The part of an RNA shown here (small-subunit ribosomal RNA, 3' major domain) has 478 nucleotides and comes from Erythrobacter mathurensis. The prediction has a mean pLDDT of 81. The full RNA is in RNAcentral, with records from ENA, Greengenes and SILVA. The source organism's lineage runs through Bacteria, Pseudomonadota, Sphingomonadales, Erythrobacteraceae and Erythrobacter.

[in-house]
Context: one part of a larger RNA
RNA sequence: UGACGGGGGCCUGCACAAGCGGUGGAGCAUGUGGUUUAAUUCGAAGCAACGCGCAGAACCUUACCAGCGUUUGACAUCCUCAUCGCGAUUUCCAGAGAUGGAUUUCUUCAGUUCGGCUGGAUGAGUGACAGGUGCUGCAUGGCUGUCGUCAGCUCGUGUCGUGAGAUGUUGGGUUAAGUCCCGCAACGAGCGCAACCCUCGUCCUUAGUUGCCAUCAUUUAGUUGGGCACUCUAAGGAAACUGCCGGUGAUAAGCCGGAGGAAGGUGGGGAUGACGUCAAGUCCUCAUGGCCCUUACACGCUGGGCUACACACGUGCUACAAUGGCGAUGACAGUGAGCAGCUAGACCGCGAGGUCGUGCUAAUCUCUAAAAGUCGUCUCAGUUCGGAUUGUUCUCUGCAACUCGAGAGCAUGAAGGCGGAAUCGCUAGUAAUCGCGGAUCAGCAUGCCGCGGUGAAUACGUUCCCAGGCCUUGUACA
Numbered sequence: 001u002g003a004c005g006g007g008g009g010c011c012u013g014c015a016c017a018a019g020c021g022g023u024g025g026a027g028c029a030u031g032u033g034g035u036u037u038a039a040u041u042c043g044a045a046g047c048a049a050c051g052c053g054c055a056g057a058a059c060c061u062u063a064c065c066a067g068c069g070u071u072u073g074a075c076a077u078c079c080u081c082a083u084c085g086c087g088a089u090u091u092c093c094a095g096a097g098a099u100g101g102a103u104u105u106c107u108u109c110a111g112u113u114c115g116g117c118u119g120g121a122u123g124a125g126u127g128a129c130a131g132g133u134g135c136u137g138c139a140u141g142g143c144u145g146u147c148g149u150c151a152g153c154u155c156g157u158g159u160c161g162u163g164a165g166a167u168g169u170u171g172g173g174u175u176a177a178g179u180c181c182c183g184c185a186a187c188g189a190g191c192g193c194a195a196c197c198c199u200c201g202u203c204c205u206u207a208g209u210u211g212c213c214a215u216c217a218u219u220u221a222g223u224u225g226g227g228c229a230c231u232c233u234a235a236g237g238a239a240a241c242u243g244c245c246g247g248u249g250a251u252a253a254g255c256c257g258g259a260g261g262a263a264g265g266u267g268g269g270g271a272u273g274a275c276g277u278c279a280a281g282u283c284c285u286c287a288u289g290g291c292c293c294u295u296a297c298a299c300g301c302u303g304g305g306c307u308a309c310a311c312a313c314g315u316g317c318u319a320c321a322a323u324g325g326c327g328a329u330g331a332c333a334g335u336g337a338g339c340a341g342c343u344a345g346a347c348c349g350c351g352a353g354g355u356c357g358u359g360c361u362a363a364u365c366u367c368u369a370a371a372a373g374u375c376g377u378c379u380c381a382g383u384u385c386g387g388a389u390u391g392u393u394c395u396c397u398g399c400a401a402c403u404c405g406a407g408a409g410c411a412u413g414a415a416g417g418c419g420g421a422a423u424c425g426c427u428a429g430u431a432a433u434c435g436c437g438g439a440u441c442a443g444c445a446u447g448c449c450g451c452g453g454u455g456a457a458u459a460c461g462u463u464c465c466c467a468g469g470c471c472u473u474g475u476a477c478a
Base pairs, nucleotide, nucleotide: 001478002477003475004474005473007472008471009470010469011468012467013466015462016461019426020425021424022423023422026318027317028316029315030314031313032312033311034309035308042053043052064304065303066302067301068300069299070298073129077128078127079125080124081123082122083121084120087106088105091102092101093100094099109119110118111117131293132292134291135290136289140287141286142282143281144280145278147276152191153190154189155188156187157186158167159166160165171182172181173180197270198269199268200267202238203237204236205235206234207233208232211228212227213226216225217224241264244258245257246256247255248254320419324378325377326376327375328374329373336367337366338365341360342359345356346355347354348353385416390411391410392409393408394407395406396405432454433453434452435451436450437449438448
């Protein structure tokens, strides 16, 4: 100087408390461990691994296993020789396919000094080489997590100390903040904080189609004429600064209350992550040193596996019901997406879906709500709760749904009556609850990323648990 203390002081945080809803019990989904396996590819491991890499494993993906094949190689550059096409396409044979053999049709490379001279392409050969998701994240770059959006981390000059170092950065107040004020052997400065950026909330201006409709006509319908006031869209501006008033404070910084205001003291949300810590994570995104393989640890293909299942754990979904289930009726969104696409409408089907067919490269067309509300029924039961499991018949995607997809109909109707010890999230348009969209994607979502609808309770307080910041003290620690 740090680190540590079941030392002290001050302070903060959904840290506790006060509340609301969960997890832990059940079934299923998903990830992991373990076990099994020819293989169940690999990585991630307290917080900060475990719905994580994977924004989607039937083949492919795919790295794993078995088998069948290839060896200058699926891919790049160079050398030699040969050919002029390469390519697309039809059919047949062998084969699981890769591949090998035969065959039909279309086309018949470019420049040129007309020399196989140059370029390009294909085939064969040779070796230099290619190739490796092989090892080392404890050789690395880059990227990322975490403490933590915590308020800290430092420097120059000066001063003090023999020196390591100290001072500044401590102290008194204050703040979300090393934020600001005052004081002070310090005076300044940098990286952080804040602001500048995006978005939501109010108003104004500009603009008015595909958007809107107050007034006038018109229509089944903003449909049409008309209009751009309103809504909205999207560009620019205004607006909030403790600016004003009162109190308090040291006449300061500030704090408390009030006015006006759409908004009030950081207005809500986001982006933004200091010096560093964990030899944290990643050599399987990529890049890369070293090591290793080179008829194989490379490459192609078929099939299998990653989907196994006495069990254990994490994260979720659905429930256990009456604030509910079922039937009928029935309004009101927003974000987004759409041409190998989204699909209106009509018809067929109990339904998944199918057939015909319309509009839209989209403020124009389409995808497009549910809970809520209203009426009826059920009357506390393992039930008209719950939907697992199983049987069967189908639908869709796709070369192909056996291993191993999703969905529909009928039948079946398991556990489960609110969950032990323990444990998690959340302070407001939040929790809870309801549906919708998107990426990935042929198909497949209870996951992820977004969107809107309905919409609470509670916070006395900081004694305690956890984490962190500042000062101080002790130390057989560095």